[in-house]
Context: one part of a larger RNA
RNA sequence: GGAUGAACGCUGGCGGCGCGCCUAACACAUGCAAGUCGAACGAGUAAGACGCCUUCGGGCGUGGAUAGAGUGGCGAACGGGUGAGUAACACGUGACCAACCUGCCCCCUCCUCCGGGACAACCUCGGGAAACCGAGGCUAAUACCGGAUACUCCGGGCACCCCGCAUGGGAUGCCCGGGAAAGCCCUGGCGGGAGGGGAUGGGGUCGCGGCCCAUCAGGUAGACGGCGGGGUAACGGCCCACCGUGCCUACUACGGGUAGCCGGGCUGAGAGGCCGAUCGGCCACAUUGGGACUGAGACACGGCCCAGACUCCUACGGGAGGCAGCAGUGGGGAAUUUUGCGCAAUGGGGGCAACCCUGACGCAGCGACGCCGCGUGCGGGACGAAGUCAUUCGUGACGUAAACCGCUUUCAGCGAGGAAGAACCAUGACGGUACUCGCAGAAGAAGCCCCGGCUAACUACGUGCCAGCAGCCGCGGUAAUACGUAGGGGGCGAGCGUUAUCC
Repeated sequence: GGAUGAACGCUGGCGGCGCGCCUAACACAUGCAAGUCGAACGAGUAAGACGCCUUCGGGCGUGGAUAGAGUGGCGAACGGGUGAGUAACACGUGACCAACCUGCCCCCUCCUCCGGGACAACCUCGGGAAACCGAGGCUAAUACCGGAUACUCCGGGCACCCCGCAUGGGAUGCCCGGGAAAGCCCUGGCGGGAGGGGAUGGGGUCGCGGCCCAUCAGGUAGACGGCGGGGUAACGGCCCACCGUGCCUACUACGGGUAGCCGGGCUGAGAGGCCGAUCGGCCACAUUGGGACUGAGACACGGCCCAGACUCCUACGGGAGGCAGCAGUGGGGAAUUUUGCGCAAUGGGGGCAACCCUGACGCAGCGACGCCGCGUGCGGGACGAAGUCAUUCGUGACGUAAACCGCUUUCAGCGAGGAAGAACCAUGACGGUACUCGCAGAAGAAGCCCCGGCUAACUACGUGCCAGCAGCCGCGGUAAUACGUAGGGGGCGAGCGUUAUCC
């Protein structure tokens, strides 16, 4: 000098675009953040509509819808948060899988036949303070189950041919065994099953690469390998039985410390050094530890079970909870925001759709936290007012500065008009915003640091090694350009200094 997710002091007019718990992965009141489908299904009704009756209070019936709940489907594994752990195939990069999976989506071929029994809801009864639970009875389905059919789809066997990269892979024919399906609205659609291909997403293996300590030198029993098996979508000591005794290591094993990694950011001429906020990719985590279930996908932030700590309710028998989602609270801290608006846009989930949900997102609010832009006026105006400071008392300086004259009106203010963003009828949170026009009047808008040398900028007074200053050298003990104040000056400017950190 540059830089910062900054903080602190003094000061503070406007706008645009960004950024905003770096500390306690501390604890959390309250609201919201994941639902949706009646075109899968059974039941069912408040208000309203229609009809009838009415003692004028209301009652009964009809049909379809709305609400709430249930069965069923899809979603809830995305999106959003955080950086605790992790020195690891976690990440980056390159290669490989002849060892793999992939719901929804796209393409192709074929199929969609015949039956059955339940369980919720509901009714009855019972238990419990509650959370909730039990028993009996009835019932539907795209829920569940049985049977048929079978494209070589899966498993096994035989024959034969082709290929490769080691295990091996592929084609054809025959035999045996096994495996499907669901209907709904109805012009026409939405679906269901099997097989093949694609796309997307994922899983796995390996080479190489990126921290510190040797005041860590030896480490290791599923440890290394084999055979057989289990398990998995799949390879594998992943797991298990048996057998062998190996395996890693100064080219740093093992141990300890620190740390999410990268695209990138800062600095630097570069080489390099430091960093990993925001945005994007990957990983890991969701009160702590463990576990599986469901599912195409999880070992699952707003799912389940167990254990621990903590908080809350309780009738003491037992229950409920998890903001590292958005806001917000306490606490910690030098320090970090609103319990806002909207689904109008983009995107996501469900639905044929209408539409519903969406604290993702789009916006607004707060904060000079940063970057950028603009303004606080412009021209004229005296050998030069007043005032202040200095003075050799003559004067010099602030200084064209002010007053005064003329002019302009950005921004702010007031009035009027008023968008784009909407693609497709409709639909705009932002927003009466941006922007445009008009009006008034210099009107509302300047500070901070420094002036001994480094380093740009000097005098006076006060003080007297005191009070104080200070980045280094050093100033101050009676004339201090170094302390304090004033005048003047220098620098930067809605900022200026200080502190911290990196280059």
Record summary:
Small-subunit ribosomal RNA, 5' domain from Slackia isoflavoniconvertens, 503 nucleotides, folded computationally. Its mean pLDDT, the model's own confidence on a scale to 100, is 88. Its Rfam family is "Bacterial small subunit ribosomal RNA". Taxonomically the source falls in Slackia (Bacteria, Bacillati, Eggerthellales, Eggerthellaceae).